[in-house]
RNA sequence: GAUAAAGGCAAAUUUAGCGAAAGCUAAGGGCGCAAAACUAAAGGGCCUUCUUUAGUAAAUGACUAAGAUGGCAGCCAGUUACCGAA
Numbered sequence: 001g002a003u004a005a006a007g008g009c010a011a012a013u014u015u016a017g018c019g020a021a022a023g024c025u026a027a028g029g030g031c032g033c034a035a036a037a038c039u040a041a042a043g044g045g046c047c048u049u050c051u052u053u054a055g056u057a058a059a060u061g062a063c064u065a066a067g068a069u070g071g072c073a074g075c076c077a078g079u080u081a082c083c084g085a086a
Base pairs, nucleotide, nucleotide: 001083008033009032013028014027015026016025017024018023031074037079038078039077043076044075045072046071047070052066053065054064055063056062
């Protein structure tokens, strides 16, 4: 970073499965991406909240708040990489 070349990835969503959830995996699909490659305590930020803590209530339950060791790299960022016109 181009009306270039060779390629790559795959949003929403559908089906099946895993998970408490966020979300992930596979097949289809193609919104888009010059890094939409890799990196998740050990840069920041965001999402979920089974367990846990506190409160209300208090028979069981239920509700509210906090909160990661779970998750997001297609949020920013770090690292690495193909081609080579201006």
c-di-GMP-I riboswitch aptamer from a soil metagenome, 86 nucleotides, folded computationally. The sequence is in RNAcentral, with records from MGnify. Its Rfam family is "c-di-GMP-I riboswitch aptamer". Rfam describes the family as follows. GEMM was predicted in a large-scale screen for bacterial structured RNA regulatory elements. Model confidence (mean pLDDT): 83 of 100.